[in-house]
């Protein structure tokens, strides 16, 4: 220096152009003498920018950061 690939909630992981869903965890309740299981609710997210489209988690382009290859 040059090409790929990955990036979503505190974790991990769906959605293959129609407006983001679980699970675990945190917080409130309820159950329980406490606790801990169990149940039921609330919080919580697209790495940043720009383009196409009516309409972008997806598609292009650049950046940004981690990976892998190649000189």
């Nucleotide at each position: 220096c040059c090409u790929u690939c990955u990036a979503u909630a505190g974790u991990u992981u769906a959605a293959a152009g129609g407006u983001a869903g679980a699970a675990c965890u945190a917080u409130u309740g309820g159950u329980u003498u406490c606790u801990a299981u169990u149940c039921a609710a609330u919080u919580a997210a697209u790495a940043a920018g720009a383009g196409u489209u009516c309409g972008a988690u997806u598609c292009u382009c650049u950046u940004u950061a981690g990976a892998a290859g190649g000189a």
Transfer RNA from Polyplacotoma mediterranea, 71 nucleotides, folded computationally. The coordinates come from a structure-prediction model, not an experiment, and the mean pLDDT is 82. The organism belongs to Polyplacotoma, within Eukaryota. Rfam family: tRNA. It is annotated as a transfer RNA. Rfam describes the family as follows. Transfer RNA (tRNA) molecules are approximately 80 nucleotides in length.